[in-house]
Predicted 3D model of a 319-nucleotide part of an RNA (large-subunit ribosomal RNA, domain IV) from a bacterium.
The sequence was found in a public genome assembly.
Context: one part of a larger RNA
RNA sequence: CUAGUGUUAAGGAACUCGGCAAAAUAGCGUCCGUAACUUCGGGAUAAGGACUGCCUCGAGCAAUCGAGGCCGCAGCGAAAGACUUCAGGCGACUGUUUACCAAAAACACAGGUCUCUGCAAAACCGUAAGGUGACGUAUAGGGGCUGAUGCCUGCCCAGUGUCAGAAGGUUACGAGGAAGGGUUCACGCUCUGAAUCUAAGCCCUGAUGAACGGCGGCCGUAACUAUAACGGUCCUAAGGUAGCGAAAUUCCUUGUCGGGUAAGUUCCGACCCGCACGAAUGGCAUAACGGUCUGAAGACUGUCUCAACACUAGACCCG
Numbered sequence: 001c002u003a004g005u006g007u008u009a010a011g012g013a014a015c016u017c018g019g020c021a022a023a024a025u026a027g028c029g030u031c032c033g034u035a036a037c038u039u040c041g042g043g044a045u046a047a048g049g050a051c052u053g054c055c056u057c058g059a060g061c062a063a064u065c066g067a068g069g070c071c072g073c074a075g076c077g078a079a080a081g082a083c084u085u086c087a088g089g090c091g092a093c094u095g096u097u098u099a100c101c102a103a104a105a106a107c108a109c110a111g112g113u114c115u116c117u118g119c120a121a122a123a124c125c126g127u128a129a130g131g132u133g134a135c136g137u138a139u140a141g142g143g144g145c146u147g148a149u150g151c152c153u154g155c156c157c158a159g160u161g162u163c164a165g166a167a168g169g170u171u172a173c174g175a176g177g178a179a180g181g182g183u184u185c186a187c188g189c190u191c192u193g194a195a196u197c198u199a200a201g202c203c204c205u206g207a208u209g210a211a212c213g214g215c216g217g218c219c220g221u222a223a224c225u226a227u228a229a230c231g232g233u234c235c236u237a238a239g240g241u242a243g244c245g246a247a248a249u250u251c252c253u254u255g256u257c258g259g260g261u262a263a264g265u266u267c268c269g270a271c272c273c274g275c276a277c278g279a280a281u282g283g284c285a286u287a288a289c290g291g292u293c294u295g296a297a298g299a300c301u302g303u304c305u306c307a308a309c310a311c312u313a314g315a316c317c318c319g
Stems, first nucleotide, its partner, number of pairs: 001314008010305002014303001019300001027052001029051004037042001039148001053070007071075001076081001083298007090290002095107002111146007123132003149285004154215003159212002161208005168203003174197002179192005216234005243277001244274001255271005
């Protein structure tokens, strides 16, 4: 020096991207005591205290409890065996996943909704026979989207899709055969072929958003200023409703104000000027839960100020 381990004065996160690692906590034993919030179940072993051994007697079936006494620095006498709290984001939850760099906010989920399917079902596998669906029958089965629960889910059908529509337009094969060409003395043979009839589709007419999707601009105006409830105008299928908002979304930006700190690009609460939130590609809230992410505090410590000593195994030197 490398790997592992132990101890450390004073300080105690000053370390660092970050308390990473370490230290610390510790008996779902007894007694006491437990907040916000809440879906009234929880949260909760919340938090925070005290006790704990042995001997004798008493009560009791027992667990255990009461009284008196004894010893030690120490009685869950060793080992093993939760750190706790506050606040926020995301996802309701238990679960699942990139076998060998990702365990998550991703997937799934119960619940919601749309759509297809009347049974020889739809859908799927197979060339077929046949099979799954299902020895089921719309309270069933398949597919799409969303994702507990609570409050809700606005406007647009112009484009695209889907569904419906005995009219009309267009339209293939086929039917049809006016008319014409070749050949011929002729009969014929042969070729081309107009009108008209004729399917789905497309055009057309409607419906439909928990279908794919979309949800404006300019100018003026109030008796300080500023702002604009109000007015005008252009465009559109319609111009973003509720709720939320510098956000897992905010470029400018370390926005501004407040809180926390002596000091805070992070964090929390507001504001709204939303570059470029927004309602099942769901919006907003949410108890409980999380090897999740972010911020703060207590306790604790060699993470650090700043390093020292000791041990084990190597490396290294001599043989």